[in-house]
Context: one part of a larger RNA
RNA sequence: CGUUGGAUAUUUGAGAGGAGCUAUCUUUAGUACGAGAGGACCGAGAUGGACGAACCUCUAGUGUGCCAGUUAUCCUGCCAAGGGUAAGUGCUGGGUAGCUACGUUCGGAAAGGAUAACCGCUGAAAGCAUCUAAGUGGGAAGCCUUCCUUAAGAUGAGAUAUCCUUUAAGGGUCCUGGAAGAAUACCAGGUUGAUAGGUUAGAAGUGUAAGUAUAGCAAUAUAUUAAGCUGACUAAUACUAAUUACCCGUAUC
Numbered sequence: 001c002g003u004u005g006g007a008u009a010u011u012u013g014a015g016a017g018g019a020g021c022u023a024u025c026u027u028u029a030g031u032a033c034g035a036g037a038g039g040a041c042c043g044a045g046a047u048g049g050a051c052g053a054a055c056c057u058c059u060a061g062u063g064u065g066c067c068a069g070u071u072a073u074c075c076u077g078c079c080a081a082g083g084g085u086a087a088g089u090g091c092u093g094g095g096u097a098g099c100u101a102c103g104u105u106c107g108g109a110a111a112g113g114a115u116a117a118c119c120g121c122u123g124a125a126a127g128c129a130u131c132u133a134a135g136u137g138g139g140a141a142g143c144c145u146u147c148c149u150u151a152a153g154a155u156g157a158g159a160u161a162u163c164c165u166u167u168a169a170g171g172g173u174c175c176u177g178g179a180a181g182a183a184u185a186c187c188a189g190g191u192u193g194a195u196a197g198g199u200u201a202g203a204a205g206u207g208u209a210a211g212u213a214u215a216g217c218a219a220u221a222u223a224u225u226a227a228g229c230u231g232a233c234u235a236a237u238a239c240u241a242a243u244u245a246c247c248c249g250u251a252u253c
Base pairs, nucleotide, nucleotide: 001153005164006163007162008161009160010159011158015150016149017148018147021049022048023047024046025045026044027043033038051107052106053105054104055103059101060100061099062098066094067093068092069091070090071086072085073084074083075082076081111145112144113143118138119137120136121135170248171247172246173245174190175189176188177187178186195241196240197239198237199236200235201234202233204230205229206228211224212223213222214221215220
C1' cells in the first nucleotide's frame, strides 16, 4: 500500500514445513513344526540406544566483584579498620538469579483411506483352465489423512462477535520497564497505577562482621553472635519516576 467505511478481538485452513528410527529382554512357548538337533509366525508386556523438543525441581557447570580467606605494594598521619593495583576478577574457597547439559520431563504411537510387488474370489473370450477382459477382496516403514508448527498478499485478499459515525472508536508520539530484543518489533504498565527504582519483610548465598570485654608476653582464642554483609529471586508498600500535552484517524476516484 492492498483487501472498497474505520477499528478491537476470536478464528476457518488452500498451501508450506516438521516428525516418521531402532535394539534387547520377558511372555505366549520349549508350544506349532521337526526323527533329532533345533525352533517360530501371530498376540501381550518391559527396558534401552541414537535423534528431537521443552524446562531448571533434582545433579552438575558458569555465575568479572554476592560472601569469605590470603600475598606483595601504595594510600587514608599512625594502631586498628578500610580502599586502589598486581595482563582488562592478583590469587584461592564457595555461590543466588539467569544461561546451560552431564540433569529432568516428553515425543516417534494408535487409527482410517487409496495402492505397489504379491496373494485371492467369481469369470468368459477359448464348453477346460485362467486373479481380469466386465465385476470384486486382501496387501507395505512407502502415498493421502491423522499428530506438531505455520498459514487469508489464499490479490480467489475468507468467516464470526462486538465497538464507532464527527472532532468517534481506536492507534501513536512520549515516559516506566520486561520472561521480548542488534535497531525496529513484541509484551507488561503509565496515578482509576505495583511498570521500574527505593524501603520493609522473606528466601537464598557466604560463614560467626566492626567495636568492646576477657584470657594470653604474643601470634591468637573466647563472648557479645548462626553474627555481619548481600546482584539478578518472592511478596508487601505510592516514598521516587511513569507529568502536562500533542499527533494520526474522521468515508468515491
About this RNA:
Large-subunit ribosomal RNA, domain VI from Borreliella burgdorferi CA382, 253 nucleotides, folded computationally. The RNAcentral record of the full RNA draws on ENA and SILVA. Rfam family: Bacterial large subunit ribosomal RNA. Rfam links the family to the GO terms structural constituent of ribosome and ribosome. Lineage of the source: Bacteria > Spirochaetota > Spirochaetales > Borreliaceae > Borreliella burgdorferi.